A computed fold for a 75-nucleotide RNA from Sphaerochaeta sp. UBA6084, annotated as transfer RNA. NCBI's taxonomy places the organism under Bacteria, Spirochaetota, Spirochaetales, Sphaerochaetaceae, Sphaerochaeta. Rfam family: tRNA. Gene Ontology term of the family: triplet codon-amino acid adaptor activity. It is annotated as a transfer RNA. The coordinates come from a structure-prediction model, not an experiment, and the mean pLDDT is 81.
């Protein structure tokens, strides 16, 4: 160069056109002399980005941009 693949919270992840589950971390609360535990509540205006399709997009197109992997090519 070329060809798959992947990108969603601080970290792991679900999702597979109808409008973001869970988990640990975090905060707060309640139990305790505290402090873990445990138990109840909270935290995603949006999912790499830039656009397009659609009544509607994480989700389907496309160009860029990271990471991975395979194959070639120069030195």
């Nucleotide at each position: 160069a070329g060809g798959g693949g992947u990108g969603u919270a601080g970290c792991c992840a679900a999702g597979c056109g109808g409008u973001a589950a869970g988990g640990c971390u975090c905060c707060g609360g309640u139990u305790u002399u505290u402090g873990g535990u445990g138990c109840c509540g909270g935290c995603a205006u949006g999912c790499g980005u830039a656009g397009g399709u659609u009544c509607g997009a994480a989700u389907c197109c496309u160009g860029c941009c990271g990471c991975c992997c395979c194959u070639g090519c120069c030195a």